[in-house]
This record gives sequence, C1' cells and structure tokens, in this order.
RNA sequence: GUGACUGUAGCUUAACGGUAAAGCAUCCGGUUGUGGGCCGGAAGACGCGGGUCCGACUCCCGUCAGUCACC
Repeated sequence: GUGACUGUAGCUUAACGGUAAAGCAUCCGGUUGUGGGCCGGAAGACGCGGGUCCGACUCCCGUCAGUCACC
C1' cells in the first nucleotide's frame, strides 16, 4: 500500500430498522456478632462525522482505532 473483520457500561458479551439486554465489577439496603456468601434495589454504554428512513446500534458513505491476510 491492497483486501477482510471488529468497535455497545470499568471488563466480557447480546440486541428482525421500532423504549439498548445480561453476567462480573461498583454503590445502597436486607440477612450476619464482623466479613464473605446469599437476597432486593440503583447508577453506568451504541468509536467519530454525515446520508437514507416516519423511525438507525442495525442500512449506505467517509473517517479514526485495533486485529488478520497479502504485498
């Protein structure tokens, strides 16, 4: 340089174009003599910029970052 794939919460992963889900972690409460464990609850995210659409994490274009292959 060319091609392909990936990008969602602190981490690991979901999500037919129609209110973004879960596990671990964090915080609060309950249980416990304390802690852990267990139970209940809370906060927290669509890489960035455009386009299409009534409506975009999802489709299209560009861009950035990472991975792989080729050169």
The RNA shown here (transfer RNA) has 71 nucleotides and comes from a bacterium. Its Rfam family is "tRNA". By type it is a transfer RNA. Its family is annotated with triplet codon-amino acid adaptor activity in the Gene Ontology. Its mean pLDDT, the model's own confidence on a scale to 100, is 82.